[in-house]
RNA sequence: CCAAAGGGCGCGCCGAGUCUCCGGCUAAAAUCGGGGAUCGGGGGAACCAGGAGUUGGGGCGAAUCUCGGUAAUUUGGCCGGGAGGGGUUACGCUUCCGACCCUAGCCCGUCAGCUAACCCCGUAGGCGUGGGAAGAAGAAGUC
Numbered sequence: 001c002c003a004a005a006g007g008g009c010g011c012g013c014c015g016a017g018u019c020u021c022c023g024g025c026u027a028a029a030a031u032c033g034g035g036g037a038u039c040g041g042g043g044g045a046a047c048c049a050g051g052a053g054u055u056g057g058g059g060c061g062a063a064u065c066u067c068g069g070u071a072a073u074u075u076g077g078c079c080g081g082g083a084g085g086g087g088u089u090a091c092g093c094u095u096c097c098g099a100c101c102c103u104a105g106c107c108c109g110u111c112a113g114c115u116a117a118c119c120c121c122g123u124a125g126g127c128g129u130g131g132g133a134a135g136a137a138g139a140a141g142u143c
Base pairs, nucleotide, nucleotide: 001006011128012127013126014125018037019036020035021034022033023032039122040121041120042119043118048113056111057108058107059106060105064083065082066081067080068079069078070077084103085102086101087100088099089098093135094134095133096132097131
């Protein structure tokens, strides 16, 4: 704006996932395609480390390890604990206390320790918290 749906704008949260340019579309945007910057991740020598190889191995991520219950038993699944790990509790930031939550999912494909040069990939998606105390900084203006 709109009857609503839907779209747009502002602030904030998880997360690497933000900024910008060009094209096309559009009422305007977003989505889409192509660049750049930024941030994030992987592969990859020497040296060093390393003796494993179907009980395969490995990567992203906080998302691991354990103890019980359940069905006649085991595994898986499901339901509860604990430890470890992660997040929020904004109105500039940080810390502490208390409170409230999460502890998933996905990928590579027999293969990868570290790793300079070099090479490759991503730059999404999903949401709406707010109790208290303390601290050190910063900015603007004036001289």